[in-house]
RNA sequence: GCGCCUGUAGCUCAGCUGGAUAGAGCACGGACCUUCUAAGUCCGGGGUCGCUGGUUCGAAUCCAGCCAGGCGCACCA
Numbered sequence: 001g002c003g004c005c006u007g008u009a010g011c012u013c014a015g016c017u018g019g020a021u022a023g024a025g026c027a028c029g030g031a032c033c034u035u036c037u038a039a040g041u042c043c044g045g046g047g048u049c050g051c052u053g054g055u056u057c058g059a060a061u062c063c064a065g066c067c068a069g070g071c072g073c074a075c076c077a
Stems, first nucleotide, its partner, number of pairs: 001073007010026004019057001028044005050066005
């Protein structure tokens, strides 16, 4: 340099053929329970969906460019 894959909550991941409010588990905060802790039950906070632009009535989802990471190939005077 070329090709492919990945990027969604603090972490690990869903999200179907584009459809309106973006979710789960764990973690975190609170309450209950407990002598205390842990466990358990209930409630809650937390998101520019990597960035920018485009298509569309409507984009996490489609298209283009860019950024970051991974893999393969090439180059290595």
Model confidence (mean pLDDT): 80 of 100. The RNA shown here (transfer RNA) has 77 nucleotides and comes from Nevskia sp. The sequence was found in a public genome assembly. Taxonomically the source falls in Nevskia (Bacteria, Pseudomonadati, Pseudomonadota, Nevskiaceae). It matches the Rfam family "tRNA". It is annotated as a transfer RNA. About the family: Transfer RNA (tRNA) molecules are approximately 80 nucleotides in length.